[in-house]
């Protein structure tokens, strides 16, 4: 880059010790242990092979295991607000 998806779904133990949610803002998690290694397991089913043939299995490679991508940033629609449609930007997983 270029393309699918992003309101479901899935956590315990160890070390360890203050910061995390990508950015701004809000609003939240957190010493009843954040972030990180680390081992165990769970989800899910993009890619892969393998048996199979409707949907689906089974291994493998990735991913992922608070809250909608936690909400908003930009544009419409609406007098404003609330509210809704898309976009943008991240993430992932192919090329």
């Nucleotide at each position: 880059c270029u393309u699918a998806u992003c309101a479901a779904g899935a956590a315990a133990g160890a070390c360890u010790g203050a910061g995390g949610g990508a950015u701004g803002g809000g609003c939240c998690c957190u010493g009843u242990g954040a972030a990180g290694u680390c081992u165990u397991g769970g989800c899910a089913a993009c890619c892969u092979u393998g048996a199979a043939a409707a949907u689906g299995c089974a291994a493998g490679g990735u991913g992922c295991c608070a809250a909608a991508u936690c909400c908003c940033a930009c544009u419409c629609c609406a007098a404003a607000a609330a509210g809704g449609a898309g976009g943008a930007a991240g993430a992932u997983g192919a090329g």

A computed fold for a 95-nucleotide RNA from a marine eukaryotic metagenome, annotated as SAM riboswitch aptamer (S box leader). The RNAcentral record of the sequence draws on MGnify. The prediction has a mean pLDDT of 80.